[in-house]
Formats: sequence, structure tokens, C1' cells
RNA sequence: GCGCCAAUAGCUCAGCUGGAUAGAGCAACUGCCUUCUAAGCAGUAGGCCGGGAGUUCGAAUCUCUUUUGGCGCG
Repeated sequence: GCGCCAAUAGCUCAGCUGGAUAGAGCAACUGCCUUCUAAGCAGUAGGCCGGGAGUUCGAAUCUCUUUUGGCGCG
């Protein structure tokens, strides 16, 4: 230098061919239970999807560009 893959909640990940309020587990917080803690049960908050632009009635998803990380080739 070229190619491929990944980036979504504090962490690990899902999101099927573009379709409506973006979900799960763990963690956090509140309550119940318990003498207390843990465990268990119920609930709450937390993300405009790495950044920018475009296509579309509609984009996490498609296109272009760019950043970071990983792998391969030279």
C1' cells in the first nucleotide's frame, strides 16, 4: 500500500431480506423477603446504533467517505 472482518446500554452480545415505541443476559438503582448479608422475587433507569454525507415514504440494516481495533496478502 491492497483486501476482509468488527464497532449497538457500564460489560458481553442479538437484531432474520430496510418497516415503525432498538432488545437479551450480567452489572446499577428501588421495593418485597431476611435479625443482617447473600440468594430469590417484582420493578425502574440507562443507547437516537464509532463520526460525516447520500439513497428511500422509511436506514442499526443499502451506498460513499472517514476513525479505531483485529486478521491476511505484498
Notes: A computed fold for a 74-nucleotide RNA from an Oscillospiraceae bacterium, annotated as transfer RNA. The organism belongs to Oscillospiraceae, within Bacteria. The prediction has a mean pLDDT of 80. Its Rfam family is "tRNA". Rfam's curators write: Transfer RNA (tRNA) molecules are approximately 80 nucleotides in length.